Predicted 3D model of a 1604-nucleotide part of an RNA (large-subunit ribosomal RNA, half A) from Wenzhouxiangella sp. Its Rfam family is "Bacterial large subunit ribosomal RNA". Taxonomically the source falls in Wenzhouxiangella (Bacteria, Pseudomonadati, Gammaproteobacteria, Wenzhouxiangellaceae). It was read from a public genome assembly.
Context: one part of a larger RNA
RNA sequence: GGCAAUAGGUGGAUGCCUUGGCGAUGACAGGCGAUGAAGGACGUGGCAUAGCUGCGAUAAGCCUCGGGGAGCGGUAAGCACGCUUUGAUCCGGGGAUUUCCGAAUGGGGAAACCCAGCCGAAGUAACAUUCGGUUACGGCUUGCUGAAUAAAAUAGGCAAGUCGGGCGAACCUCCUGAAUUGAAACAUCUAAGUAGGGAGAGGAAAAGAAAGCGAAUGCGAUUCCCUCAGUAGUGGCGAACGAAAUGGGAACAGCCUAAACCGUCGGGAUUUAUCCCGGCGGGGUUGUAGGACCUCGUUGUGGUAUCUCAAUAGAUAGAAGAAGGAACUGGAAAGUUCCGGCAAAGAGGGUGACACCCCCGUAUUCGAAAUCUUGCGAGAGCCUAGGGGUAUCCUGAGUAGCACGGGACACGUGAAACCCCGUGUGAAUCCGCGCAGACCACUGCGCAAGGCUAAAUACUAGUCAUCGACCGAUAGCGUAUAGUACCGUGAGGGAAAGGUGAAAAGUACCCCUGUUAGGGGGGUUAAAAGUACCUGAAACCUAUUGCCUACAAGCUGUCGAAGCCUCCUUGUGAGGUGACGGCGUACCUUUUGCAUAAUGGGCCCGGGAGUUAUUGUGUGCGGCAAGCUUAAGCGCCUCAGGCGCGAAGGCGUAGCGAAAGCGAGUCUGAAUAGGGCAUUCAGUCGUACGCAAUAGACCCGAAAGGAUGGUGAUCUAUCCAUGGCCAGGUUGAAGCUUUAGUAAAAUAAAGUGGAGGACCGAACCGGUCAAUCUUGAGAAAUUGUCGGAUGAGCUGUGGAUAGGAGUGAAAGGCUAAUCAAACCUCCUGAUAGCUGGUUCUUCCCGAAAUAUAUUUAGGUAUAGCGUCAUGUAUAAACGGCGGAGGUAGAGCACUGAAAAGGCUAGGGGGCCCACCAGCCUACCAAACCUUAUCAAACUCCGAAUGCCGCCGUGGUAAGCAUGGCAGUCAGACUGCGGGGGAUAAGCUCCGUAGUCGAGAGGGAAACAGCCCAGACCACCGAUUAAGGUCCCUAAUCACAUCUCAGUGGAAAAGGAUGUGAACUUUCUAAGACAGUGGGGAUGUUGGCUUAGAGGCAGCCACCAUUUAAACAAAGCGUAAUAGCUGACCCAUCGAGAGAGUUUGCGCCGAAAAUGAUCGGGACUCAAGAUGUGAACCGAAAUCGUGGGCUCGAAAGAGCGGUAGGGAAGCGUUCCAACAGCAUUGAAGCCAUAGCGAGAGCGACGGUGGAGCGGUUGGAAGUGAGAAUCCGGGCAUGAGUAACGAUAAAUACGGUUAAAAUCCGUAUCGCCGAAAGGAUAAGGUUUCCUGGGCAAGGCUCGUCCGCCCAGGGUUAGUCGGGAGCUAAGACGAGGCUGCACAGCGUAGUCGAUGCACAUCAGGUUAAUAUUCCUGAACCGGCUGGCGAUUAUCCCCGAAAGGACGGAGGUCUGAAUCUGACCAUGGCUUUGAUCUGCCGGAGACUGCGGCUACGGCCAACGUCGCAUCAGUGAAGGAACUUCCAGGAAAAGUUUCGGGAUUACUACGCCGGUCGCCCGUACCGCAAACCGACACAGGUAUCCGGGAUGAGUAUUCUAAGGCGCGU
Repeated sequence: GGCAAUAGGUGGAUGCCUUGGCGAUGACAGGCGAUGAAGGACGUGGCAUAGCUGCGAUAAGCCUCGGGGAGCGGUAAGCACGCUUUGAUCCGGGGAUUUCCGAAUGGGGAAACCCAGCCGAAGUAACAUUCGGUUACGGCUUGCUGAAUAAAAUAGGCAAGUCGGGCGAACCUCCUGAAUUGAAACAUCUAAGUAGGGAGAGGAAAAGAAAGCGAAUGCGAUUCCCUCAGUAGUGGCGAACGAAAUGGGAACAGCCUAAACCGUCGGGAUUUAUCCCGGCGGGGUUGUAGGACCUCGUUGUGGUAUCUCAAUAGAUAGAAGAAGGAACUGGAAAGUUCCGGCAAAGAGGGUGACACCCCCGUAUUCGAAAUCUUGCGAGAGCCUAGGGGUAUCCUGAGUAGCACGGGACACGUGAAACCCCGUGUGAAUCCGCGCAGACCACUGCGCAAGGCUAAAUACUAGUCAUCGACCGAUAGCGUAUAGUACCGUGAGGGAAAGGUGAAAAGUACCCCUGUUAGGGGGGUUAAAAGUACCUGAAACCUAUUGCCUACAAGCUGUCGAAGCCUCCUUGUGAGGUGACGGCGUACCUUUUGCAUAAUGGGCCCGGGAGUUAUUGUGUGCGGCAAGCUUAAGCGCCUCAGGCGCGAAGGCGUAGCGAAAGCGAGUCUGAAUAGGGCAUUCAGUCGUACGCAAUAGACCCGAAAGGAUGGUGAUCUAUCCAUGGCCAGGUUGAAGCUUUAGUAAAAUAAAGUGGAGGACCGAACCGGUCAAUCUUGAGAAAUUGUCGGAUGAGCUGUGGAUAGGAGUGAAAGGCUAAUCAAACCUCCUGAUAGCUGGUUCUUCCCGAAAUAUAUUUAGGUAUAGCGUCAUGUAUAAACGGCGGAGGUAGAGCACUGAAAAGGCUAGGGGGCCCACCAGCCUACCAAACCUUAUCAAACUCCGAAUGCCGCCGUGGUAAGCAUGGCAGUCAGACUGCGGGGGAUAAGCUCCGUAGUCGAGAGGGAAACAGCCCAGACCACCGAUUAAGGUCCCUAAUCACAUCUCAGUGGAAAAGGAUGUGAACUUUCUAAGACAGUGGGGAUGUUGGCUUAGAGGCAGCCACCAUUUAAACAAAGCGUAAUAGCUGACCCAUCGAGAGAGUUUGCGCCGAAAAUGAUCGGGACUCAAGAUGUGAACCGAAAUCGUGGGCUCGAAAGAGCGGUAGGGAAGCGUUCCAACAGCAUUGAAGCCAUAGCGAGAGCGACGGUGGAGCGGUUGGAAGUGAGAAUCCGGGCAUGAGUAACGAUAAAUACGGUUAAAAUCCGUAUCGCCGAAAGGAUAAGGUUUCCUGGGCAAGGCUCGUCCGCCCAGGGUUAGUCGGGAGCUAAGACGAGGCUGCACAGCGUAGUCGAUGCACAUCAGGUUAAUAUUCCUGAACCGGCUGGCGAUUAUCCCCGAAAGGACGGAGGUCUGAAUCUGACCAUGGCUUUGAUCUGCCGGAGACUGCGGCUACGGCCAACGUCGCAUCAGUGAAGGAACUUCCAGGAAAAGUUUCGGGAUUACUACGCCGGUCGCCCGUACCGCAAACCGACACAGGUAUCCGGGAUGAGUAUUCUAAGGCGCGU
């Protein structure tokens, strides 16, 4: 270390539970609000009172009327104190109170705050101060008043009354109005008048009593449901959109005006008369026309939607309410057993387990002082008459219509009516007008241009009651409570988290320890279930025991198997371990193909994906059947489930035709012809399942699009207003002055002067280069270096501009760590021909990767191939016979190609030539001949196969047809036939066959596609295939040859006396071949040439002689000779030798990177190769034995399988019925050796402590290993990296259980224009004291910015408000705009500016310009005295307030330096000098306190002049420049008006003076950066030495040593 067992930890699954949700049904209610809402802030309790609940300064409550009847003071225990039968707490009705904000409404405003006016009251000497009421804006009404403009009127103003305003879930009406998407693209169209925005109303809204529908024998307001009907239609006639009438139901309800005419009032016109206009009353209200008018008639009936009263019933508290005991088990009885009872009550809940009879309740019955609802009924008010006549009058005008442009109607401009808008034009008047789908005619229907109207319909934030084949803590709402914690500037986003027990009986007491931590005893309890609490799984982490393990190579198993250990029922037993051996490369997905080094998963647990509705189609089952069936609706009943009525309509029963139409036929047609389609065949309703369509439609996933919807300029860009900042040094423009110079100018020099997007360089701003960092100190920094640094500079505060928009010295930069269109929410579950994932079992069959088409190629449709059902009765294969055909081959007869020769036109070349002619030709060459060839697009020929037909054999899981449901359209390799390519490719494209795909087994070492062979299961049986038989490794021997190369066990051209076999040929005992010995001569140095040429530079010739043989020489060699060999001959030797052809097996050719071309060892008369023979091994093949399933009547046959089709089952949750189990122990969990083919089921034991399973049906949120899935838990990495500036610590003492870290002391180190001090913003108690050490602190901790408790912030003068205004904001009236709103006058706000009165000292643990002491000042009121009319208030005018940059000059506080100095002290000196301390206190120190370090301090003594330099705050004027540099109030003066008061003024007094801030941090551990973060953060002070300096270095005061 592994396996197993046992005991635990961690963790929080599972089971059980439910306080909370979800979905409905019925009833109620359908609003609240200026009488101040919804919603909040702040308060409120005797206690320590933070949250929730209640309430409001009368504050967990007050009064009253009812109910109720014994306890009560909410959650919420406890203490204290109270209340209550004189009726509390509690419940209900009514009333009172009800701070502040909020429509918010006196004005303002940063919501819960600030500041007012008027009236009244309290209070004061008076001013202050306090309390109550009131004061917004707009509409309408009324009244008073009242301009321009003489009167009147109007505008305007004032007042009173009344209404509005805002909030709220859906429903409703109107205005406005997208895009994704669909159309497989897209523009009309669609999505859709949807989402969104705006306005408004009600309990409903809207609509509504025909200028209607329509074509019937017509109907008779509107609305809603069913139907008509997916019809008629509309429509790039695409996608899609889609009526109406009729019919069946629900509910029903009708009315009022304008006008004509009459009267009256007012006004106007006009000469009275009269006319016109307006108000009021009467009249009148419709289409078969009606009314006025004239005439006749009508006062009683009916109705009512308005008001008042009100029976009844109900709502808001309640009351009565039957009946049980015992025994047993147990902690407990409601369980079991026995014996009873009630029931108009056996709904439900509780009670120590499961209760009709214990409790609350339930059935049933009863009940209200008060308020509300209902509204029988009554009353009031209101409405309610017609008939006839027809001369005249009336019957809704910028209207109807028309033109143009639009919208809406199902209807997209169409032939487009009807309806509604905009612009323009513009009627008629009952003898009239509108409509009936262009238009016209006829005929019908109706009467516009005014208005009201219940019910049937829609919805549910809320209340009450009830229900659920809804959930049960990862579920159900986001929430078992939370819109909380937390995130974000904001809009907005948004969690996790339930369970002790019957009862706290929540562990007295003892022990360990620093300990209230934790633990051990002990006690409680049925049980520790012990508040990290029911059950308590898994990952993960430990401990103990048994076996194994340190020469061993692995998908971790499986098969075999020795040893060791354990148990008993002692057996061929069971369990644990497992030396050694054989075989063996996970799963998923995607693929032609994956161990793949292609995807996905760290592990465990829980969650996690084909659903529902409607329509269609098919199948099964069921009902009825030439018929079947109801829909809406209505009725009845029940605890619940339900039952009935209702044929309106639908489908079917008849078709044909474009239709009229005809009809078992009809259409076409001249036709009676022919032809087409019919005529035969049962449907329909329900239900389950398959599939499709429409919906998000199996789940998860975009980049995007849109919103006249919002939120953002605390970052950043630009701009506006108002403030602030820039050490020091350098240069020396213009101008001016003087001098020179000129006629005068110009010009020059010197001086003065102090310009500049000037120079150098700190702060400040930036960010050049480099390094570091890169799981950082830091989501952009650090270090060094660098750029600008009086300017187009930097910066604070307040403001403006924004999403197709802003801003941009322009980079597509920036607009909150986001930018080629921000962020949030919504449309939205956008769409995704794309990727991924998709959960139990078994049985049967089983593909495709092709054709055609495609804005199509990785998609889809149809066909092909699969499956299932039904029907039919035919196939495959083989044999025979008969056919068509033009491939392989072959051929050259055609068409072409093409080699050689011949012959020969034609041509070229040459010769010849006056011309005509002619000749030659190793030139080209047609045709023809001979020979030899080639062809996919040649064929005089021509197979094998294949194909078609017939006959026979054959045989039924094979064929065909119809219908349901698919999948497949990426294929791969091998052989053969081909195309492309290079007769390359593991290449590509076809055909054909096979295999893989979707196929296991054996062989090929390993190896989808090759060879053998197709796996239902079992067997320690048999026979074989491919391939093998020396060992690894199952199985072998014999014979005959070959090979020597480890060839076998990689390869070519080419090369070679390798070797075997067969053959041809030459020489050879007349002596071959090879070797050895000898000869190899002479004419002659042949001739020529040559300097020479002698066999051997070259040319010519190549003879002759001697010989056994010997070349006028085959080679080497020399200047030329010479010389050495060879040919040839002899001798020796003694038998074969040489050349070549064909062939078997070998050899060389043969170089690459870790060692590799038998699988390894090894192998040589083989274990290699060839051949022969006989054996054996070898698979899931075949056979045998047993078993299972499918098909089939049987005989028998079959059972590999991806996509896919079909079939049968298991399990989970819930429901119903039936029969059961359970405290003598349910579910769940743990363990084990049982059963079943499987999904699974069961048994025993332990744990657990209250529910649960079985059978038969039913209904589904019904099965998990993968989705870079979601949530939680736990691992690994790993005791690893790191512990955040390298300014630095050390020692001693103290405290403590414990000290590197806390405290004290000493030494050391660091900063010192800061790392010191004071403020603003921001934070919000971090401040101080006491206590603590769980967590936080990167270690520690006795310490802390941590935790607990207590304490702490004191103002007329400081800052802000009660004063002012800037940018800007809001904005009465007003203008504009569908709406919301936008702009803006008066005005009101708004500091970063203007105005404005206090200093010193002391004091606290913590505050001080705030308290105290002392001394001042400002304003109001008031007393006294003085002087005396000078004032105050309102309005107006003027002045003033009041302003830039730069430059130098002067003055000058503080500061610092120096000088100087009284008394005194120290040092020093003989003494002086010098040095040090000392600037307002010093010295002494009775006494007291203490943390032992010090602190306070009485009495007493002494003392308390200055100067110089520097000088950046401030002040003052001055110079210069161009870019020309806020406003208003306070203040002063003048004018006008009003008012007159002991008003104003001076002096001395008295008195009053409101609200808010004030602690602490503040370059940082307290702010912004997620942190106790090397970053960022406005202003002021900022000593000394060095120095120009705020540079640099050192240092003072002071602060630190950076939390390992």